The RNA shown here (transfer RNA) has 81 nucleotides and comes from an uncultured Lachnospiraceae bacterium. The prediction has a mean pLDDT of 80.

[in-house]
């Protein structure tokens, strides 16, 4: 310097154009319990008081509609010089 894969919540991870985050671990609240563990129910990005708006490394683009197709850039692996 070339090619090629990854980059999604506090972690891990699914979603290959149609409801953004299945599912799992951690963590918060209640039941149970003399207490507590186990088990159960709900919550669990951001901002906001709320309605709502934002939100997949980062910026732009295609499209009615993009994590998912494209173009740049960053990081981090792998092969190649």
């Nucleotide at each position: 310097g070339c090619a090629g894969g990854a980059g999604u919540g506090g972690c891990g991870g699914a979603a290959u154009g149609g409801u953004a985050g299945a599912c799992g671990c951690a963590g918060c609240a209640g039941a149970c319990u003399c207490a507590a563990a186990a088990u159960c129910u709900g919550c669990c990005g951001u901002a906001g008081c709320g309605a709502u708006a934002c939100g997949u490394g980062u910026g732009g683009g295609u499209u009615c509609g993009a994590a998912u197709c494209c173009c740049a850039u960053c990081u981090c692996c792998u092969g190649c010089a």
Rfam family: tRNA. The family's RNA type in Rfam is transfer RNA.